[in-house]
RNA sequence: CCCGAAAAAGGCACAGCCCGCGAAAGCGGGCGUCGCAAAGUCACGGGUCUACCGGAGGCGGAAUCCAAGCCUCCCACGACAGCCGGACCGCCGAGG
Repeated sequence: CCCGAAAAAGGCACAGCCCGCGAAAGCGGGCGUCGCAAAGUCACGGGUCUACCGGAGGCGGAAUCCAAGCCUCCCACGACAGCCGGACCGCCGAGG
């Protein structure tokens, strides 16, 4: 350095539940333990997710115009590293 054992010492923590933040995706903390040899860190590439704001259309409206509000579509500057790739750091040493 490759590799990941019928090793050793450990580590992390899916889903779910509770509290909090957020419009949401999701995030933080606690409990939990499905799994993980990087399930350590980083949004660089791909992908996925949400849509507050913004844009377009529609509904709405005492007759007409119009407001609030509602619905649909588009939209990332938001999110996901336990989706894949990549970058950086890293425990141990059976085997090569």
Annotation: Predicted 3D model of a 96-nucleotide RNA (c-di-GMP-I-GGC riboswitch aptamer) from a Coriobacteriia bacterium. Taxonomically the source falls in Coriobacteriia (Bacteria, Bacillati, Actinomycetota). Of the family's consensus pairs, 100% are formed in the model.